[in-house]
The RNA shown here (Bacterial RNase P class A) has 316 nucleotides and comes from a Bacteroidales bacterium.
RNAcentral holds the sequence, with entries from ENA.
Model confidence (mean pLDDT): 75 of 100.
The source organism's lineage runs through Bacteria, Pseudomonadati, Bacteroidota, Bacteroidia and Bacteroidales.
Its Rfam family is "Bacterial RNase P class A". By type it is a ribozyme.
The gene name in the source record is rnpB.
RNA sequence: AAGGUGGGGCGAUCUGCCGCCCGAAAGGGAGGAAAGUCCGGACAGGACAGGGCAUCCCGCUGCGGAAAGCGCAGGUGGGGGUAACCUUACGGAAGCCGUAACAGAAAAUAACCGCCGGGGCGACCCGGCAAGGGUGAAAACGCGGGGCAAGAGCCCACGACGCACGGCAGCGAUGCCGUACGGGUACGGAACCGGGACCUGCAAGACCAAAUAUACUGGCAGAUGAGGGCUGCCCGCCCGAUGCCAGGGGGUAGGUUGCGUAGAUAAAUGGCAGAAAAUCAGUGAACAGAAACCGGCUUACGGCUCCACCUUUUCU
Numbered sequence: 001a002a003g004g005u006g007g008g009g010c011g012a013u014c015u016g017c018c019g020c021c022c023g024a025a026a027g028g029g030a031g032g033a034a035a036g037u038c039c040g041g042a043c044a045g046g047a048c049a050g051g052g053c054a055u056c057c058c059g060c061u062g063c064g065g066a067a068a069g070c071g072c073a074g075g076u077g078g079g080g081g082u083a084a085c086c087u088u089a090c091g092g093a094a095g096c097c098g099u100a101a102c103a104g105a106a107a108a109u110a111a112c113c114g115c116c117g118g119g120g121c122g123a124c125c126c127g128g129c130a131a132g133g134g135u136g137a138a139a140a141c142g143c144g145g146g147g148c149a150a151g152a153g154c155c156c157a158c159g160a161c162g163c164a165c166g167g168c169a170g171c172g173a174u175g176c177c178g179u180a181c182g183g184g185u186a187c188g189g190a191a192c193c194g195g196g197a198c199c200u201g202c203a204a205g206a207c208c209a210a211a212u213a214u215a216c217u218g219g220c221a222g223a224u225g226a227g228g229g230c231u232g233c234c235c236g237c238c239c240g241a242u243g244c245c246a247g248g249g250g251g252u253a254g255g256u257u258g259c260g261u262a263g264a265u266a267a268a269u270g271g272c273a274g275a276a277a278a279u280c281a282g283u284g285a286a287c288a289g290a291a292a293c294c295g296g297c298u299u300a301c302g303g304c305u306c307c308a309c310c311u312u313u314u315c316u
Stems, first nucleotide, its partner, number of pairs: 001312010013275006020029003031287001035298002038296004043201004055197005060074005075090006091192001097189001098187003112133002114129006141159002144156003161182002164179006205257004214249001216247006227239004
């Protein structure tokens, strides 16, 4: 210098003028994600004696955190990159249950080809064998020696793996070392283990409270006809048991609160001019607009900038 890896910051500032929202005034007025509404909480209402089953969620370790499908650091295995580093999985696999498509003889009670022994004139039959071939995502631990009719952890040495015990290091997951034992592969769920989970959301909920109708209470009138219809009124005719007044509870409209150092209402947070700074210049940028609150996660984003590290090349 070029290319790259990881982590962080900014997302615009100042002045003047004119507006908009909240507020009595003073004063305050969009974001890093206000977004998606995915996770958790707080708060609120409902449900609920206690326990169990079912269902659903979570699952390495330590620390943080109110909690989280949260953060930081670490562990083991797999994958990618020359590297810095990135990414992914994570209770256990002793026992029990389940599954293993296609292919293949067989997917865990392995005999298709093959090898060996025996029988048969022969086609072939009986038996032994997991070393070789073939199939498959996966085939009975690897390699060497012994052994055998041929073979095989059948036996032995070394190694890998698993498990148990012991020692050392670590808070721990775990790592290293030693000893003994083992030989049935893979997956991981609806089985097992441990932990957790009631339902609904600020349109939650609380308070005040019209008009109209009305539970209930009291008073008055009423079959000696209240009241209604024809009918605006009187008469008449018809129907025939309620009517009027007052008090009063709950519910509705509406209001207040919940509710915030922006804010609730179909809902403001803007415009113009100038200055300085980045840039060759133009230009003032991208993603995006709070709707009850808080902590996370995820996604979107032009440009500027800081720190640490890696690779390659050149120069000293």